[in-house]
Context: one part of a larger RNA
RNA sequence: CUUAUGGUGGAUGCCUUGGUAUGGGCAGGCGACGAAGGGCGUGAUAAGCUGCGAUAAGCUACGGGGAGCUGCAAAUAAGCGUUGAUCCGUAGAUGUCCGAAUGGGGAAACCUGGCAGGCACCGCCUGCCACUUGCUACUGAAUGCAUAGGUAGUAAGAGCCAACCCGGCCAACUGAAAUAUCUCAGUAGCCGGAGGAAAAGAGAACAACUGUGAUUCCCUCAGUAGUGACGAGCGAAGGGGGAAAUAGCCCAAACUAGCGUGGUUUCGGCUACGCUAGGGUUGUAGGGCCCGCACACGGAUCUACGCGUCGAAGUCGAAGCUGACUGGAAAGCAGUACCAAAGAAGGUGAAAGUCCUGUAGGCGUAAGACAACUGGAUCCAGCGGGAUCCCCUAAGUACCACGGGACCGGAGAAAUCCUGUGGGAAGCUGCCAGCACCAUCUGGCAAGGCUAAAUACUCGCCCAUGACCGAUAGUGGACCAGUACCGUGAGGGAAAGGUGAAAAGAACGCCUAAUCGGCGAGCGAAAAGCACCUGAAACCAUAAGCUGACAACCAGUCGGAGCCCCGACAGCCGUCGGGGUGACGGCGUGCCUUUUGCUUAAUGAGCCUACGAGUUGCUCCUCACUGGCCAGGCUAAGGCCCUUAGGGCCGUACCCGCAGCGAAAGCAAGUCCGAAUAGGGCGCCGAGUCAGUGGGGGCAGACGCGAAACCGGGUGAGCUACCCAUAGCUAGGUUGAAGCGCGGGUAAGACCGCGUGGAAGACCGCACCGACCAGUGUUGCAAAACUGCCGGAUAAGUUGUGGGUAGGGGUGAAAGGCCAAUCAAACCCGGAAAUAGCUCGUUCUCCCCGAAAUGCAUUUAGGUGCAGCGUUAUGUUAAAGUGUGCUGGAGGUAGAGCACUGAUUGGGCUAGGGCCCUUCACCGGGUACCAAACCCUGACAAACUCCAAAUGCCAGCAACACGUUUCAUGACAGUGAGGGCAUGGGGGAUAAGCUCUAUGUCCGAGAGGGAAACAACCCAGACCGACAGCUAAGGCCCCUAAGUUCAGGCUAAGUUGCACGAAGGAGGUCGGACUGCUUAGACAAUCAGGAUGUUGGCUUAGAAGCAGCCAUUCAUUAAAAGAGUGCGUAAUAGCUCACUGAUCGAGCGGUCCGGCGCCGAAGAUUGCCGGGCAUCAAGUCUGACGCCAAAGCUUCGGGUUCGUCCAUUCGGGCGAGCGGUAGGGGAGCAUUCUAGUGGCACAGAAGCUGCGUUGCGAGGCGUAGUGGAGCGACUGGAAAAGAAAAUGUAGGCAUGAGUAACGAUAAGACAUGUGAGAAACAUGUCCGCCGCAAGCCUAAGAGUUCCUGUUCAACGCUAAUCGGAACAGGGUUAGUCGGGACCUAAGCUGAGGCCGAAGGGCGUAGGCGAUGGAAAACGGGUCAAUAUUCCCGUACCUCCUGACAGCGUCAACGCAAGGCGUGACGUGGUAGCGUAGGGGCCGCGUGCUGACGAAAGCACGUUCAAGUGUGUAGGUUGGAGCGGUAGGCAAAUCCGCCGCUCCAUUCCAAAGACUGAACCGCGAGAGUAGGGGGAGCCGAUAGGUAAACCCUCAGAGCCUUCAAGCACGCCACCGAGAAAAGCGUCAUGCGUCGCUUAAGGGGCCCGUAUCAUAAACCGACACAGGUAGGCGAGGAGAGCAUCCUCAGGCGCUC
Repeated sequence: CUUAUGGUGGAUGCCUUGGUAUGGGCAGGCGACGAAGGGCGUGAUAAGCUGCGAUAAGCUACGGGGAGCUGCAAAUAAGCGUUGAUCCGUAGAUGUCCGAAUGGGGAAACCUGGCAGGCACCGCCUGCCACUUGCUACUGAAUGCAUAGGUAGUAAGAGCCAACCCGGCCAACUGAAAUAUCUCAGUAGCCGGAGGAAAAGAGAACAACUGUGAUUCCCUCAGUAGUGACGAGCGAAGGGGGAAAUAGCCCAAACUAGCGUGGUUUCGGCUACGCUAGGGUUGUAGGGCCCGCACACGGAUCUACGCGUCGAAGUCGAAGCUGACUGGAAAGCAGUACCAAAGAAGGUGAAAGUCCUGUAGGCGUAAGACAACUGGAUCCAGCGGGAUCCCCUAAGUACCACGGGACCGGAGAAAUCCUGUGGGAAGCUGCCAGCACCAUCUGGCAAGGCUAAAUACUCGCCCAUGACCGAUAGUGGACCAGUACCGUGAGGGAAAGGUGAAAAGAACGCCUAAUCGGCGAGCGAAAAGCACCUGAAACCAUAAGCUGACAACCAGUCGGAGCCCCGACAGCCGUCGGGGUGACGGCGUGCCUUUUGCUUAAUGAGCCUACGAGUUGCUCCUCACUGGCCAGGCUAAGGCCCUUAGGGCCGUACCCGCAGCGAAAGCAAGUCCGAAUAGGGCGCCGAGUCAGUGGGGGCAGACGCGAAACCGGGUGAGCUACCCAUAGCUAGGUUGAAGCGCGGGUAAGACCGCGUGGAAGACCGCACCGACCAGUGUUGCAAAACUGCCGGAUAAGUUGUGGGUAGGGGUGAAAGGCCAAUCAAACCCGGAAAUAGCUCGUUCUCCCCGAAAUGCAUUUAGGUGCAGCGUUAUGUUAAAGUGUGCUGGAGGUAGAGCACUGAUUGGGCUAGGGCCCUUCACCGGGUACCAAACCCUGACAAACUCCAAAUGCCAGCAACACGUUUCAUGACAGUGAGGGCAUGGGGGAUAAGCUCUAUGUCCGAGAGGGAAACAACCCAGACCGACAGCUAAGGCCCCUAAGUUCAGGCUAAGUUGCACGAAGGAGGUCGGACUGCUUAGACAAUCAGGAUGUUGGCUUAGAAGCAGCCAUUCAUUAAAAGAGUGCGUAAUAGCUCACUGAUCGAGCGGUCCGGCGCCGAAGAUUGCCGGGCAUCAAGUCUGACGCCAAAGCUUCGGGUUCGUCCAUUCGGGCGAGCGGUAGGGGAGCAUUCUAGUGGCACAGAAGCUGCGUUGCGAGGCGUAGUGGAGCGACUGGAAAAGAAAAUGUAGGCAUGAGUAACGAUAAGACAUGUGAGAAACAUGUCCGCCGCAAGCCUAAGAGUUCCUGUUCAACGCUAAUCGGAACAGGGUUAGUCGGGACCUAAGCUGAGGCCGAAGGGCGUAGGCGAUGGAAAACGGGUCAAUAUUCCCGUACCUCCUGACAGCGUCAACGCAAGGCGUGACGUGGUAGCGUAGGGGCCGCGUGCUGACGAAAGCACGUUCAAGUGUGUAGGUUGGAGCGGUAGGCAAAUCCGCCGCUCCAUUCCAAAGACUGAACCGCGAGAGUAGGGGGAGCCGAUAGGUAAACCCUCAGAGCCUUCAAGCACGCCACCGAGAAAAGCGUCAUGCGUCGCUUAAGGGGCCCGUAUCAUAAACCGACACAGGUAGGCGAGGAGAGCAUCCUCAGGCGCUC
């Protein structure tokens, strides 16, 4: 790797209880008669759901029904039922607690009242008691009548509910490619209100000179008129056609009458106002008024009767059998029948008209509904005329001005409607409207009101239907889902269907510790065996075949040895075919996206399965195709008929077309301009319209996913910031301020010393708060910790509890910090699918063509519009187009030149100037200075040209080639980032793989061959196949196909041969040219000489050829020899050279040019000629002949497109073509559903797993196995219609990996026991750790974790016999502890009240609200688990009753919301007394130890409350009485104030009063140590352990230090330090006789288990973190520091 067999997993197929959409019908509300929605209960057993409510899976009555029943839900128990149960329907009863919630309160489901009645008290039962508004009655302040207010009665309201409806307030994102008017949009949202509908509605209306006749709704008008930064957009109405329905009415007023009140009066009345009744309701005006005539019929509503019609549960309801066919099973098949107003559907062991339920069609009634006829009640309603004199006909109104808003209308010329402010009419001879306004004309009559239907919607009920879904789909939810879970909260929000026909759900046996699991047996058609239908893939195993340990490389492909297997033939070998593996060799850098360009080291994907993206709507536009009709075409809304139907027939409104031109009037096959008959422009000489389908656009979310943000309404201050109220905490030590005292000192001071004193944002330092530095940690112990060091630690300190401040807001000793692990604007939901010119992704096949990366414009540059370039359809057939050739043109580039314009070298000549000389000056002279013009010479230019190409461009032609490529019109695009190379240029540095531009080409979008590899360089354009041939570039030693080919040179550097190598250097070497020396002996080598004046002079210490300077560097001897070419010395010396001679004997030098080489030449792993390697070459130059080499060309076969010809059905011949991204066009495959036709299937459908076969392909078909019930084919139709990628979604499974880790390094070891099993459990011994804690108590919080028994799957980071785990049972006892029945703080709420568009905000009285105030209990014992709660003993508080006796009745007591006092308060410091506790000493008791001795030692114990009696230490203080009194909201004998009297005292004190620990007595018997005892258990021999129970027994202390307490007592200080109840006292009002006491009686509700520095709380965890308060021993020590230890608890779950 392959095959087989499995596991895991849960895809696929099939199924459907559930959803979803639509149609029709019903209903459209429920609620103080207590709703919606909940809490808690309720069963024989009962956790959940369902039902129900203390009458509790139910009670009563009636009706239906007819045999079983006691819900889901089995089993057991106990029952019910033909005397009719269960069940169904209707009407009733009951209906706990919460909830509007309603007696009051409240943290919903709880607490707690008042009144009346009942039961014999307590206690229980029943009823009533909220607020607001309306009405009625009674009562009744200031204030006389009255009113406000109060009380009672009665009625209504309150709250909930999906959409629809009306109204109030009212966004933003967005669009305008920005943005402000505008838009989104009067939308979302919030709020108020109503109904089954709502709203609107009977013309002060439209219209237009014709008319219509309330409103609403549909079609149309019409995307028109309009409006609009005239942008984006917004957008009517009249009219016409319809539907339903037809439906219209009532008041105010005039006038009349009555009543009441007032005015007036001649007392007869009159009159004003109000109320009631009549009357009256309109616009060709009407009514009143006056006159006349009629008086009955009719209409509306309600009600009685009930011929009848419906109406709940229900009921009747046709017709099939057989089979010895298959099968587990018949409904299949076979045979032979029947029914049908019923062949809808579902079920039944597969597929049933005739088996069941049903269906068609009938029947039936309670409550109730409708309802003919008839009766009754109420209400409404007359007609005509006259007169045009009188009266009436809706006022802060119409209207106007200003400011807004609504209409299509954005202030506009702006009518109409509404109104905030200010003005303000008319009165029928009137008024309004007709789009400013005016006139005429026309229509109407405002300022009061009601009104059905047609219309909108669906939380809910019933029926039906679906080319809707079928478990990742369809609702979030097919299943006990708004559940589990997450979050403080608002809020968010899952996963999860299937045994079988029937449980027949595996009796029994074996293995095992086991009721785990396994193996048998058995059931069944099949194990389908409760992890259950089918059972895919990833992934993991097992077995077999082949392969693999010198070999790397996109993992394949082509070739292929060996080994293994199968089939056919054969039957000995073997041959042929097929399969598995694959040594070795050739070639070969994944996919997608994005790009100029990707193997890229640019993006995305761990793998598999399922899901996942161009859709839908619109009579909006346009094009194409198909079809109908055609100068016409077509209906819309709707109606009618039919109905198992996307059926038929009406319906002509409207729309498009049929005529145009003009700005328009207008005219018209013409018209406009114009004087025009001219001329020109636009038109005419006929094709549309409707429907279907498809392409594209528009409006909508518009291909899918994705922001940061904006706005609205809510939720949060249990974290944190600040604030308010209340209550705590801060070991110990140190310094020693002010003040004061004493002494000194001074005239007096000042000042000094000593002491006392105890201040301080003082000092050191624990707790506590914090967090400077470092380390560790960084998948942590921990989403901020640990370790060490560190800062503050009486203060601007810190902490608990309860509260307050809320999002453009808070809070902030200020860091933009904090506001729930979130902050330059929290969180949640909504607008909402915001928007995204941006990124990513976008799913089957084949065929044809095939781009662009340019121009212009752009708040534009990565976007877009138009053009360019592509595709496709149609047309033009005239000839257009392209290339070549020829002809003719225009032009000023390359080059060149200097004639112009400029620039410019040298020389000449010479104006001008400078300098020098000269001169008195003028004149003048010189000049190697500057220099114009001119001449000669040389030479430059994109913006110079006396000249001037090649190409290119334009045109023509009876030429040639191609063959429609051109052009036109319509539709559909994409592109508008380009890149390399070559060439012409610009920029740059004549840099860039740079940048801009032009021309060409290629890549882009192009494969193949070559260049080692290498988008664009060279060659060459791939339809497919071939183990055929020829060539191109490039090659031919081996790798590696083809020459170790031929001829001639060069190179020695491995140059060649790293991509490029420079300036420069060199007796490298080869060739060439020129030149010098040379047999008179060159050049080189060897031998010899190389001298003298002289050490030349100067300089110098010296300078002698040779430091330096000078020089006529001279001269002599010579063959030759420099006042010296180098080396050398301090200077000499010395060695050389030049030069000369000799030897030798033929060439030796120099310069320049060319070829190939050398140095110059430095990079980080061995390190790059592609490698090996190559030297007369395998380097290089020249020439020659062969060969190899590509997807080029050819050959053979095949496919397809286009053209043409034949056939015109299939098809065939010929010719040409067939690379391809964006993109266009064409043809098909598959999936799901559906109509018709016709089939398959238990003798085996779909699905799944293999194999074979077929089609270019998407795919199709056959067959074997599995599977066990449905599924194909053909022709059409319709789509949730195709995945590999979106850091996609969900699930499953890998990898890392048997790896990291197993959570404080306080530590375990052994024995025994239990057990299947023991490092961890139990017991014991030893060891270790904590000990201001790692011990004990308790608040919050949690919510059974507590105790006992059983169990070990999961949980426990390991194992587990153990457990805070699972299952079962048990456990919490209160007058005194805490809370309520008491009080108040901050704050909250809040009757009335005030304010506000609404919701609501504030707030008085009142209420609620502890963290505070306020009555009372201690000791001992006891349970497995509770105790200040039970028991024993001993107390206390409060309330009630209350004898005898006493006292008062001058009073006393009770009730009530009054007064006063008390309650009642800061911080720091501090002496004394003093308890508990601790320590010490002396005793006592008991036990133990002990050679002897020592009357020795050691250990343990030696204890006890509340209460009561006593009233001490200490502390505070003047006390008592009388009188007065205008204050204390009234009163007061009280308080306050004033006065008087008495007592006591001021040196310290004392007495009194008040307060007040402690000690002591009683309480007091129990208890501890110890002893006895011995049930039971273990062991079964001894013995060990041990409960109940019993007995005995000890202080009489002293010393010391002292929390608490006395007591916030005292002192000091400044920041000046709650409230109310309670209690005491005083009166007032009302009521009652009362007080003290013995005695008797009552004392309710809730909490109480357990954990609480923690494994039980907050941190996701059995988490090294966080968590308020109390107790807190000994030694050392100042100490709560620190170390060691007691009690007690632990060794931290590998």
Molecule: large-subunit ribosomal RNA, half A
Organism: Bacteroidetes bacterium QS_3_64_15